[in-house]
RNA sequence: AGUCCCGUAGUAUAGCGGUUAGUACAUCGGGCUUUGGACCCGGGAACGCAAGUUCGAAUCUUGCCGGGACUG
Numbered sequence: 001a002g003u004c005c006c007g008u009a010g011u012a013u014a015g016c017g018g019u020u021a022g023u024a025c026a027u028c029g030g031g032c033u034u035u036g037g038a039c040c041c042g043g044g045a046a047c048g049c050a051a052g053u054u055c056g057a058a059u060c061u062u063g064c065c066g067g068g069a070c071u072g
Stems, first nucleotide, its partner, number of pairs: 001071007010025004018055001027043005048064005
């Protein structure tokens, strides 16, 4: 330098172009418990950035940024 893949809460991971962006762990509050753990109920927390296409974009396209693999 080129080609390809990936980027979603603190972590991991799902998500036909349209329904409130879901689940698990973690975290916070409450319940239960002598205490803790386990268990039960509830809350907060996310689409890498910018453009384009579209009535509508996490999803499609382009550029950039970051990470990884391969080639040289």